Predicted 3D model of a 75-nucleotide RNA (transfer RNA) from a Verrucomicrobiia bacterium. NCBI's taxonomy places the organism under Bacteria, Pseudomonadati, Verrucomicrobiota, Verrucomicrobiia. Rfam family: tRNA. Gene Ontology term of the family: triplet codon-amino acid adaptor activity. From the family's description: Transfer RNA (tRNA) molecules are approximately 80 nucleotides in length.

[in-house]
RNA sequence: GCCAGUGUAGCUCAGUGGUAGAGCAGAGGACUCAUAAGCCUUUGGUCGGGGGUUCAAAUCCCUCCACUGGCACCA
Numbered sequence: 001g002c003c004a005g006u007g008u009a010g011c012u013c014a015g016u017g018g019u020a021g022a023g024c025a026g027a028g029g030a031c032u033c034a035u036a037a038g039c040c041u042u043u044g045g046u047c048g049g050g051g052g053u054u055c056a057a058a059u060c061c062c063u064c065c066a067c068u069g070g071c072a073c074c075a
Stems, first nucleotide, its partner, number of pairs: 001071007010024004018055001026042004048064005
């Protein structure tokens, strides 16, 4: 340099046009002599950035950025 994949909550991920979610983690509560586990409730999001299409975009299109892999180059 070329090609492909990935980017969504603190972490791991789901969601492929129509209300942004789960598990874990965090906070609170109840329980217990106490702690842990389990139980109940709950906080937390510019959906990588920008632009476009659409009544409507995490989702489709363009561009850029970051990461991963493959290929090429390596005088």